Context: one part of a larger RNA
C1' cells in the first nucleotide's frame, strides 16, 4: 500500500449492481417449498336453484355435474433447493482404462402386439380403538396381475468356418437345441372383414405398449501424476497378501466364504495423531511465491445420531419405510405423533448477517395429447452505506477586505471571494402529467403447401395472417410545476507523515503504531483558531500478501 461473507464508533442526501449466520451439522412455533394424468381404470355427492307431489313433518325429478372427492393405475418423486458435519481418501484435480460393465424420458433402424384366466382396492356390510389406525364377509373395472401361443445369435449350453487381436479375448457367417414378450385409448371414415339404415372387436392417423441393434445423455468400476502439520508417532497388518474353488454384483475385485501357501506395507515416512470438503478460481505480489476456497460453477460428502434394506433405469433415498438412541408433543396410559443443513420466521449462541412479500408475466423443471396444473427453482420487490461505480449538497460576480471569532510585536495579520449583495442554472430529492422494453409462443380461427390415406374425413409438419397473455408496475423513462430552496462530515497536524499557534493543566488529568510525550511557557494531554488529508463517508479494530 491493497484486500475483506467483516465488526465498532462518529456521520449520513439519491440511484444502479451486487451482496448478507464466518458463531450452535444448537433447539424449532406457523404457512408455504412434489406433484400431475378423467384421452389407463371403476366408482360418485353436497349446498344451491327450477319444477312436481303432500297428510305441511316431506318426498320426487331435472340442473349443478360425471364436477368435488377419495381409490386402482401411469410416470415423476433419485431433478430442483440446502449445509460443509465426516472425510488426508481414487474425495478432488488431471490424463487415460474398461476386451469388466449399466442407462428410465429422447433420437434412429429391425420386428411385433395373437387366445385366455383369476383377482383386488375404491363401494356396501359387520367388528376393534380415545386416537393413530386395523381385522373379517360381500360385489368390481383397467395401460394392475397372471397362463399359453409366436421368436430374431437376444440370451444359454455345443459344434463348424472367417477376420481381428492387447493372446485374456472380441466380431462375422453358418449347423442342429433350450429360454424369455406385449395393453390399449383418442379422433376420423366406410376401402376391405362381420351384421348390413349404420355401426363396430373392421380400416386409418397420433400417442402410448413389447422384443432388439445403434446413438445421445447421466453414470458405475480401475489406474499413472498431483494434493495439508506433527518423526517429541517408527514398525504397522490376519480377510491381513496371494491361489484355487464357490457366491454375489450391472460390473472386475479377499466384495464375501470354504480350502491352502505365508505373505503384504514401511527411513521416497508405512502405521498413528492434530487439522481440513476438494477444484475452477478469489487476494497480494513486477515475478517467483505465500495466504485463501465466502458469492457463481464442476465434484464429493450429509440430511436429528446411528444401522437397515425396500421399491425402482437409477437411492440404501432432506420433506419415503425398519429398528434402536436422545429430545419435543398428544393420550382415555392400552399405545401413538415429530425431523427446517428448503424459503419466510422465532429462541438461543454471538462483536455480528435480511422480510413469516409479489408472481409463474419471462427462463427452467415435472404430469398430460393439448387446455393447463404444480414449482419459497426462478423472476421480482422489501431491509442493511456491507462492498463497488456513478450523482449531488449549486454556478457566476462580488473589497467598504463588513460584523464575529482566533492571533497579535498593537501597526496589523488570518478566516476570506469565504459571506452579504447581484446575476444565473435546475441533477437529485418534491408534488402533477403521460408512460414503456422485457412477449414471443402456445392454443384457437382463417389460409396456403407437404405428407398420411380408399378419402377432397382425421391427423401431423410447415409457412403466412389475426387473437390472448407482465409480479416488477403506474416502476424505469419523458415533459411541465416551483425553488438554492431539502442534502457534509470524519480522522489527523513532535519525527516516521501532508498540516501550528494561543489557552487549561502541572510525571496529574491523559496520549501512543514506534521512537516516545506530561513533574509552570506542552507544535505530543484537554479546548479553541488555523490547518492538512478523505469525503457520503472517514477513522479504529480483525485477518491475509
Nucleotide at each position: 500500500g491493497a484486500a475483506c461473507g467483516a465488526a465498532c464508533g462518529c456521520u449520513g442526501g439519491c440511484g444502479g449492481c451486487g451482496u448478507g449466520c464466518c458463531u450452535a451439522a444448537c433447539a424449532c412455533a406457523u404457512g408455504c417449498a412434489a406433484g400431475u394424468c378423467g384421452a389407463g381404470c371403476g366408482g360418485g355427492a353436497a349446498a344451491g336453484u327450477u319444477c312436481c307431489c303432500u297428510u305441511c313433518g316431506g318426498g320426487g325429478a331435472g340442473c349443478g355435474a360425471g364436477u368435488a372427492c377419495a381409490g386402482c393405475g401411469g410416470c415423476g418423486a433419485a431433478c430442483g433447493g440446502g449445509u460443509g458435519a465426516g472425510u488426508a481418501a481414487c474425495a478432488c484435480g488431471u490424463a487415460g482404462g474398461u476386451a469388466a460393465c449399466c442407462u428410465a424420458c429422447c433420437c434412429u433402424g429391425g420386428a411385433g402386439a395373437c387366445u385366455g384366466g383369476g383377482a383386488u382396492a375404491a363401494c356396501c356390510u359387520g367388528c376393534c380403538g380415545a386416537a393413530a389406525g386395523g381385522c373379517g364377509g360381500g360385489c368390481u373395472a383397467a395401460u394392475a396381475c397372471u397362463a399359453g401361443a409366436u421368436a430374431a445369435g437376444a440370451c444359454c449350453a455345443c459344434g463348424a468356418g472367417g477376420g481381428c487381436c492387447a493372446c485374456g479375448g472380441c466380431c462375422c457367417u453358418u449347423g442342429a437345441g433350450g429360454u424369455a414378450a406385449a395393453a390399449g385409448g383418442u379422433g376420423g371414415c366406410c376401402u376391405c372383414u362381420a351384421c348390413u339404415u349404420g355401426u363396430a372387436c373392421g380400416c386409418u392417423a397420433c400417442c402410448a405398449c413389447u422384443c432388439u441393434g445403434g446413438g445421445a445423455u447421466g453414470g458405475g468400476c480401475c489406474u499413472g501424476c498431483g494434493c495439508g502439520c506433527c518423526a517429541u508417532u517408527a514398525g504397522c497388518u490376519a480377510g491381513u497378501u496371494g491361489g484355487u474353488g464357490a457366491g454375489g454384483u450391472a460390473a472386475c475385485g479377499g466384495c464375501u466364504c470354504a480350502c491352502c501357501a505365508a505373505g503384504g506395507c514401511u527411513g521416497a515416512g508405512a502405521u498413528g495423531g492434530c487439522u481440513a470438503g476438494c477444484u475452477g478460481g478469489u487476494c497480494u505480489g513486477a515475478g517467483a511465491g505465500g495466504a485463501u476456497g465466502g458469492c457463481c460453477a464442476g465434484c464429493c460428502a450429509c440430511a436429528c445420531u446411528g444401522g437397515g434394506a425396500c421399491u425402482g433405469a437409477g437411492a440404501c433415498a432432506c420433506g419415503g419405510c425398519c429398528c434402536a438412541g436422545a429430545c419435543u408433543c398428544c393420550u382415555a396410559c392400552g399405545g401413538g405423533a415429530g425431523g427446517c443443513a428448503g424459503c419466510a420466521g422465532u429462541g438461543g449462541g454471538g462483536a455480528a448477517u435480511c422480510u413469516u412479500g409479489c408472481g409463474c408475466a419471462a427462463u427452467g423443471g415435472g404430469c398430460g395429447a393439448a387446455a393447463g396444473c404444480c414449482u419459497g427453482a426462478c423472476g421480482c420487490a422489501g431491509c442493511g452505506a456491507c462492498g463497488c461505480c456513478g450523482c449531488g449538497u449549486g454556478g457566476g460576480u462580488g473589497a467598504u477586505g463588513a460584523a464575529g471569532g482566533c492571533c497579535u510585536u498593537c501597526g496589523g495579520g488570518u478566516c476570506g471571494u469565504a459571506a452579504a449583495g447581484c446575476c444565473c442554472u435546475g441533477u437529485c430529492a418534491a408534488g402533477a402529467g403521460g408512460g414503456a422494453c422485457g412477449a414471443a409462443a402456445c392454443c384457437u380461427c382463417g389460409u396456403c403447401g407437404a405428407c398420411c390415406u380408399a378419402a377432397c374425413a382425421c391427423g401431423u409438419c410447415g409457412g403466412c395472417g389475426a387473437c390472448c397473455u407482465g409480479a416488477c408496475g403506474g416502476u424505469a423513462c419523458c415533459u411541465c410545476u416551483g425553488a438554492a430552496g431539502g442534502a457534509a462530515g470524519c480522522a489527523c497536524c513532535g519525527g516516521c507523515u501532508a498540516a501550528c499557534u494561543c489557552c487549561g493543566u502541572g510525571c496529574c488529568a491523559g496520549c501512543a503504531g514506534c521512537c516516545g510525550c506530561g513533574g509552570u511557557a506542552a507544535u505530543a494531554c484537554g479546548g479553541a483558531g488555523g490547518g492538512u488529508g478523505c469525503g457520503a463517508g472517514c477513522g479504529u479494530u480483525g485477518u491475509u500478501c
A computed fold for a 545-nucleotide part of an RNA from an uncultured Pseudomonadota bacterium, annotated as small-subunit ribosomal RNA, 5' domain.
Rfam family: Bacterial small subunit ribosomal RNA.